RNA sequence: AGAUGGGGUAGAGGCGCAAACACCAUCAGUACCUUUUUUGAGCGAAGGCCCGCUUUGAAGAAAAGGGAAAGGGGUUUUUGCCGAAGCAAAAAGCAGGGCCUGCUGCUUUUUAGCUGGGCUGGCAUUGAAGAAGUGUCGGACUGUCACAGGGAACUGUGGAGAACUACUAUGGAU
Numbered sequence: 001a002g003a004u005g006g007g008g009u010a011g012a013g014g015c016g017c018a019a020a021c022a023c024c025a026u027c028a029g030u031a032c033c034u035u036u037u038u039u040g041a042g043c044g045a046a047g048g049c050c051c052g053c054u055u056u057g058a059a060g061a062a063a064a065g066g067g068a069a070a071g072g073g074g075u076u077u078u079u080g081c082c083g084a085a086g087c088a089a090a091a092a093g094c095a096g097g098g099c100c101u102g103c104u105g106c107u108u109u110u111u112a113g114c115u116g117g118g119c120u121g122g123c124a125u126u127g128a129a130g131a132a133g134u135g136u137c138g139g140a141c142u143g144u145c146a147c148a149g150g151g152a153a154c155u156g157u158g159g160a161g162a163a164c165u166a167c168u169a170u171g172g173a174u
Base pairs, nucleotide, nucleotide: 001174005170007168008167009166010165011164014082016081017080018079019078020077022075023074024073032066033065034064035063036062037061038060042053043052044051046101047100048099049098050097085115086114087113088111089110090109091108092107093106094105095104096103116142117141119139120138121137122136123135124134125133126132144159145158146157147156148155149154
């Protein structure tokens, strides 16, 4: 002088990600409540047992009156950020009248599992939905690094975020 290695700080991608308050549309004239008519034995999300309601009329159907909410979406503002975040699987807890099984939803944790990013098309799925989400298979675009070409701008191919860029202390192969 100084390599591999690991550490710290700060950044970039852009219709960038997520959250919160408020407002708006939708959900929906739906669920639900009341009254009347009809019907006549079930109903409480699936099965079993229990419990409760029910012939003083269950579930269903029709008419009239009244009439939501949540989730999802949009807009402004604010906040936190750049594996931001999302998904998958497993475990635990909570909720759906009680218990068991199962199903669905929500929350938390784990896995150094998958995805660089937004847009978009097909199919499947969730959903009231031609919105939006998720998964999968594509498309062009974009950021980044490597390799190759080029005087350069840039072009082509390929990879992945524990990455990439900048600075910095440590370390000490040689």
A computed fold for a 174-nucleotide RNA from Shouchella clausii KSM-K16, annotated as Lysine riboswitch aptamer. The RNAcentral record of the sequence draws on Rfam and Ribocentre. Of the family's consensus pairs, 92% are formed in the model. Lineage of the source: Bacteria > Bacillati > Bacillota > Shouchella > Shouchella clausii. Its mean pLDDT, the model's own confidence on a scale to 100, is 82.